[in-house]
RNA sequence: GGCGGGUUGCCCGAGCGGCCAAAGGGAUCUGACUGUAAAUCAGACGGCACUGCCUUCACAAGUUCGAAUCUUGUACCCGCCA
Numbered sequence: 001g002g003c004g005g006g007u008u009g010c011c012c013g014a015g016c017g018g019c020c021a022a023a024g025g026g027a028u029c030u031g032a033c034u035g036u037a038a039a040u041c042a043g044a045c046g047g048c049a050c051u052g053c054c055u056u057c058a059c060a061a062g063u064u065c066g067a068a069u070c071u072u073g074u075a076c077c078c079g080c081c082a
Stems, first nucleotide, its partner, number of pairs: 001081007010026003018065001028044005046054003058074005
């Protein structure tokens, strides 16, 4: 340099253009249970002015009524070829 794959919440990880603040696991917080702790169970786990609104899937543009998902560029990681 060429080709291919990848980047999602604190960590891992799933994710058909609409039913997504986005499955599941871990961590964490609260509660139940327990003499204590662990284990187990329940709830919470982006923010707020909470029937809803705003922001977010590496970054920046674009397509679309609508994008984590499609397109282009950039950055970074992995593999193959040279």
Transfer RNA from Gulosibacter chungangensis, 82 nucleotides, folded computationally. Model confidence (mean pLDDT): 83 of 100. It was read from a public genome assembly. Lineage of the source: Bacteria > Bacillati > Micrococcales > Microbacteriaceae > Gulosibacter. Rfam family: tRNA. It is annotated as a transfer RNA.